[in-house]
Context: one part of a larger RNA
RNA sequence: UGACGGGGGCCCGCACAAGCGGUGGAGCAUGUGGUUUAAUUCGACGCAACGCGAAGAACCUUACCUGGAUUUGACAUCCUGGGAAUCCCUUAGAAAUUUGGGAGUGCCCUUCGGGGAGCCCGGAGACAGGUGCUGCAUGGCUGUCGUCAGCUCGUGUCGUGAGAUGUUGGGUUAAGUCCCGCAACGAGCGCAACCCUUAUCUUUAGUUACCAGCACGUUAUGGUGGGGACUCUAGAGAUACUGCCCCGGUCAACGGGGAGGAAGGUGGGGAUGACGUCAAGUCCUCAUGGCCUUUAUGUCCAGGGCUACACACGUGCUACAAUGGGCGGAACAAAGGGUAGCAAUACCGCGAGGUGGAGCUAAUCUCAAAAAGCCGUCCCAAGUUCGGAUUGGAGUCUGCAACUCGACUCCAUGAAGCUGGAAUCGCUAGUAAUCGUGGAUCAGCAUGCCACGGUGAAUACGUUCCCGGGCCUUGUACA
Numbered sequence: 001u002g003a004c005g006g007g008g009g010c011c012c013g014c015a016c017a018a019g020c021g022g023u024g025g026a027g028c029a030u031g032u033g034g035u036u037u038a039a040u041u042c043g044a045c046g047c048a049a050c051g052c053g054a055a056g057a058a059c060c061u062u063a064c065c066u067g068g069a070u071u072u073g074a075c076a077u078c079c080u081g082g083g084a085a086u087c088c089c090u091u092a093g094a095a096a097u098u099u100g101g102g103a104g105u106g107c108c109c110u111u112c113g114g115g116g117a118g119c120c121c122g123g124a125g126a127c128a129g130g131u132g133c134u135g136c137a138u139g140g141c142u143g144u145c146g147u148c149a150g151c152u153c154g155u156g157u158c159g160u161g162a163g164a165u166g167u168u169g170g171g172u173u174a175a176g177u178c179c180c181g182c183a184a185c186g187a188g189c190g191c192a193a194c195c196c197u198u199a200u201c202u203u204u205a206g207u208u209a210c211c212a213g214c215a216c217g218u219u220a221u222g223g224u225g226g227g228g229a230c231u232c233u234a235g236a237g238a239u240a241c242u243g244c245c246c247c248g249g250u251c252a253a254c255g256g257g258g259a260g261g262a263a264g265g266u267g268g269g270g271a272u273g274a275c276g277u278c279a280a281g282u283c284c285u286c287a288u289g290g291c292c293u294u295u296a297u298g299u300c301c302a303g304g305g306c307u308a309c310a311c312a313c314g315u316g317c318u319a320c321a322a323u324g325g326g327c328g329g330a331a332c333a334a335a336g337g338g339u340a341g342c343a344a345u346a347c348c349g350c351g352a353g354g355u356g357g358a359g360c361u362a363a364u365c366u367c368a369a370a371a372a373g374c375c376g377u378c379c380c381a382a383g384u385u386c387g388g389a390u391u392g393g394a395g396u397c398u399g400c401a402a403c404u405c406g407a408c409u410c411c412a413u414g415a416a417g418c419u420g421g422a423a424u425c426g427c428u429a430g431u432a433a434u435c436g437u438g439g440a441u442c443a444g445c446a447u448g449c450c451a452c453g454g455u456g457a458a459u460a461c462g463u464u465c466c467c468g469g470g471c472c473u474u475g476u477a478c479a
Stems, first nucleotide, its partner, number of pairs: 001479002003476003007473007015463002019427005026318008034309002042053002064304007073127001077126002079123005086103004092097001107116003129293002132291003138287002140282003143278001145276001150189006156165003169180003195270004200238007210227002214225003241264001244258005320420001324379006336367003341360002346355003386417001391412007433455007
């Protein structure tokens, strides 16, 4: 100087408390451990591994296993010999691969012999290749403490020196934020602001959006003429600054209350992550040193596996019902996607879906039905008209192909489960809870992930305690 303390002081955070809803019990989905296996590829392991890499394992992916092949190689550059490339038929085979045959002659130069570029086949070797090892050799990227308020430097001063001072102190703040003081005076990286979005208004513009007033038309609809008001769209501006008033405070910073205002003291949300810590994670994104491999640890193919199942754990979904379930009627979103695509009206099917195809490269057409909610009606406390696992049968769709191993539909079946021990998690407002909607990946496959809106709470006395963190101080046999 740090680190640590079941030392002290001050302060903060959904840290506790006060509340609301869960997890832990059930069934299923998914990840992991373990076990099994020819293989169940690999990585990730307290927080910060475990719906994680994987924004899609039937083949492919795929790295694993079994078997069949191959050795200048699936891919790159160079040398050499031949042939245009390319297309079609055919033998063997599970395919990779292989046998035989046919069609076929392009571009540039040319002395018409040929040469060159490109592509294909054969040969030789330099070399290729490796998701093989080492993240404790590395770059890059990322997590975490933590959006915590800290981390430092120059000059000066003090100290023999390590170092100190500044950065401590008194107040204050979300903040090393600001004010005052002070052997310090300044400065840098962070904080804040500048950026995006949302909330209010003005203005410009008015199509594909809108429709107040006027007119036309219709079973109906901004459907048509028209309009530029409103909504909305998307450009430019305005607005919030403790600016104003009162009180407190050191005449300060600032705090408390009030007015006006759409919004008030950082208005809400996002992006933004200082010096560093964990030899944290990643050699399987990529790059890369070293090592290893080279008829194999490379490459191609078929099939299998990653989907196994006495068990254990994590994360979720669905429930256990009446604030509910079934049936019927009739409302109101936002944000997105669409041409190898989205697909309307119509018809067929109980349905998944099929036939067919208007329109749409989209504020125009379409996916598209929002659901909870509201109205009416049935159920009457029961393992039930709750719950839907499991299983049987029949189908639909995607795809070369749904056996291992897809999703969905219909009929039948109708398991556990009556609110969950110890323990434990999230959340402070348009939040929790609850309800649907869209997207990426994607042929197909979502209870996961990312986004969107609808309905919409309760509680916070307080900081003694648990956890994490910041500043000052103290002890130490630790570095």

The part of an RNA shown here (small-subunit ribosomal RNA, 3' major domain) has 479 nucleotides and comes from a metagenome. The prediction has a mean pLDDT of 84. It matches the Rfam family "Bacterial small subunit ribosomal RNA". Rfam links the family to the GO terms structural constituent of ribosome and ribosome. RNAcentral holds the full RNA, with entries from SILVA.